Source information:
The part of an RNA shown here (large-subunit ribosomal RNA, domain VI) has 243 nucleotides and comes from Candidatus Woesearchaeota archaeon CG10_big_fil_rev_8_21_14_0_10_44_13. The coordinates come from a structure-prediction model, not an experiment, and the mean pLDDT is 82. Taxonomically the source falls in Candidatus Woesearchaeota (Archaea, Nanobdellati).
[in-house]
Context: one part of a larger RNA
RNA sequence: UGUCGAUGUCUGAGGGGAAGGAACUUCUAGUACGAGAGGAACGAAGUCUCGAGGCCUCUGGUCUAACGGUUGUCCGACAGGGCAGGCCGUGCAGCUACGCCUUUUGGGAUAAGUGCUGAAAGCAUCUAAGCACGAAGCCCUCCUCGAAAAGAGACAUCAUAGAACCGCCGCAGAAGACGGCGUUGAUAGAACUGGUGUGUACGCACGAAGGCAACGACGUGUUCAGCACGCAGUUACUAAUAG
Numbered sequence: 001u002g003u004c005g006a007u008g009u010c011u012g013a014g015g016g017g018a019a020g021g022a023a024c025u026u027c028u029a030g031u032a033c034g035a036g037a038g039g040a041a042c043g044a045a046g047u048c049u050c051g052a053g054g055c056c057u058c059u060g061g062u063c064u065a066a067c068g069g070u071u072g073u074c075c076g077a078c079a080g081g082g083c084a085g086g087c088c089g090u091g092c093a094g095c096u097a098c099g100c101c102u103u104u105u106g107g108g109a110u111a112a113g114u115g116c117u118g119a120a121a122g123c124a125u126c127u128a129a130g131c132a133c134g135a136a137g138c139c140c141u142c143c144u145c146g147a148a149a150a151g152a153g154a155c156a157u158c159a160u161a162g163a164a165c166c167g168c169c170g171c172a173g174a175a176g177a178c179g180g181c182g183u184u185g186a187u188a189g190a191a192c193u194g195g196u197g198u199g200u201a202c203g204c205a206c207g208a209a210g211g212c213a214a215c216g217a218c219g220u221g222u223u224c225a226g227c228a229c230g231c232a233g234u235u236a237c238u239a240a241u242a243g
Stems, first nucleotide, its partner, number of pairs: 005158006014145004020050002023047005033038001051103005059097004066090005071084005092230001106140003113133004165243001166182005187239003191234004195229004203222005210215001
């Protein structure tokens, strides 16, 4: 741009996929078979591994959000901080695998092959007419894309409505795009509540080896504290006004 109103839901011509592969164990069965020695299969169940797809409840990793300890130095000291991602311990969300979940059955047409009936050729013959089986392979079943499938489809609703811009955002994202919200509002921020992480803050009081004293590392109590939050909820306080 077309398909000639808009929105939503579909159909599925056609395209893509390898989404499965191997092994072992048990039952079948010490059965069939075999004099014995030995010793199957069809089928069924389970386990494991490789591959594929998805996920983060658990486990593990990471975690330059966060909290704590500590070194050097600077802000005169304390307190509180800056810098060296300083080093170290833990670490939610997120992202992940070493973790978790799924991963094969059925149908159709066939190949080689096996047959039935059966003439040419009174017999025979799977083939000439006809019919039946037969593979991890082919086509469906499964996953995915797919009305630009020009034979350009269908259905529902609304038809004056719908979309874009703009603004607040996202578990969506390179830009576009996609999704949510815009006061008839919980979309983001802030606050509060819960939860989560760290691990018990500052100050004060008491104790403390030593010291004439001043002071004093550190410990105990106040304190399941303090601090923080990419989480959930509540709440229009701020911004989504207006256009």